[in-house]
RNA sequence: GCAAAGCCCGCGAAAACGGGUGACGCAAAGCUAAAGGGCCUAAGGGCGCAAGCCUAUGGCAGCCAGUUGCCG
Numbered sequence: 001g002c003a004a005a006g007c008c009c010g011c012g013a014a015a016a017c018g019g020g021u022g023a024c025g026c027a028a029a030g031c032u033a034a035a036g037g038g039c040c041u042a043a044g045g046g047c048g049c050a051a052g053c054c055u056a057u058g059g060c061a062g063c064c065a066g067u068u069g070c071c072g
């Protein structure tokens, strides 16, 4: 310096995200999401008598990774 979980409000189909509060942690917890991997969701679409299953054009970088960088 950043800011987890929780709580309140908003937003979204959801995952998540934004704001307030709050600090679990982090020497990159800065940036990068078809064009590296992995993970989450499934509105819409497909399959199914049904229960459900598959699928990202939706997300996560505080999962690895790439890249930039303070002090020593």
Stems, first nucleotide, its partner, number of pairs: 001026002006021005024062001030067003036064002038060003044055004
The prediction has a mean pLDDT of 87. This is a predicted structure of a 72-nucleotide RNA (c-di-GMP-I riboswitch aptamer) from a soil metagenome. The sequence is in RNAcentral, with records from MGnify.